[in-house]
This record gives sequence, C1' cells and structure tokens, in this order.
RNA sequence: CGGGGUGUGGCCCAGCUUGGUAGGGCGCUUGAUUUGGGAUCAAGAGGUCGCAAGUUCAAAUCUUGUCACCCCGA
Repeated sequence: CGGGGUGUGGCCCAGCUUGGUAGGGCGCUUGAUUUGGGAUCAAGAGGUCGCAAGUUCAAAUCUUGUCACCCCGA
C1' cells in the first nucleotide's frame, strides 16, 4: 500500500440478507423466602448500535467517507 472480517448497556452476543417499538445471557439495584452466606422467585435501572455524512415518511439495518482491532497478500 491492496483485499477481507469485526465494532450493539459493565462483560459476552442476537437482530442487518427482507429498513418499521433495540432484545437475550451474565452482572448490578430493590423486595420476598433463609439465622447468615449462597440459592430461588418477582420487579427495576442501564445502550439509541465505533464516528460523520447521504438516501428515505422512517436507518443498528441501504450508500459513501473515516477511526480502532484482527487476518491475508505485497
């Protein structure tokens, strides 16, 4: 320098192909049960999707640029 992949709550991921309410597990908070730890059950908080721009009534999703990391080639 060229090509490809990944980026979504604190952590790990799904959702993208087919644009239409942003979800799951773990963790966290509160309550109940328990002597307590732990465990179980119930409720709740926490992200607007790496960043920016464009298309659209509407973008995590489509298009373009860009950043970080990984892989391959030179």

This is a predicted structure of a 74-nucleotide RNA (transfer RNA) from an uncultured Lachnospiraceae bacterium. Its mean pLDDT, the model's own confidence on a scale to 100, is 81. It matches the Rfam family "tRNA". By type it is a transfer RNA.